[in-house]
RNA sequence: GCCUCAUUAGUUCAAUGGAAGAACGCCAGACUUCUAAUCUGGAGGCUGCGGGUUCAACCCCCGCAUGAGGUU
Numbered sequence: 001g002c003c004u005c006a007u008u009a010g011u012u013c014a015a016u017g018g019a020a021g022a023a024c025g026c027c028a029g030a031c032u033u034c035u036a037a038u039c040u041g042g043a044g045g046c047u048g049c050g051g052g053u054u055c056a057a058c059c060c061c062c063g064c065a066u067g068a069g070g071u072u
Stems, first nucleotide, its partner, number of pairs: 001071007010024004018055001026042005048064005
């Protein structure tokens, strides 16, 4: 230099064109003498950045950034 993959909640990951959900974590409540565990509820995302296609984009296309791998 070229090729491939990844980038979504604090963390690890789903969601293959009709617009984002889980687990763990966090907060509150219940239970308990207290804590832990358990149960219930809640907060937390302009989906890495910038464009394009489309009535509609996490999803398709282009460029860029970061990380990982391959190759000369």